This is a predicted structure of an 82-nucleotide RNA (c-di-GMP-I riboswitch aptamer) from a Candidatus Bipolaricaulota bacterium. The source organism's lineage runs through Bacteria, Bacteria candidate phyla and Candidatus Bipolaricaulota. Of the family's consensus pairs, 95% are formed in the model.

RNA sequence: UGGACGAAAGGGCAAACCGGGAGCGAUCCCGGGGCGCAAAGCCUUGAGUCUUCUUUUAUUAGAAGAUCGUCAGGCUGCCGUG
Repeated sequence: UGGACGAAAGGGCAAACCGGGAGCGAUCCCGGGGCGCAAAGCCUUGAGUCUUCUUUUAUUAGAAGAUCGUCAGGCUGCCGUG
């Protein structure tokens, strides 16, 4: 120095819920809040789940979206006990 790994230290993020706002909606943004997270940092590439529109006997099929705190994949990162 790099990798594996995840003790300690310094920190980081922020679930549910509440208030305000945006959206047809899933959901997102801001503030409070703190369930948890060693990538709970970033990316929709594959799948899953969810929403809308069209369609179908039928969430049947297709298209457009949402979710990275659903799983996988990709990229990057703090510290250094053993």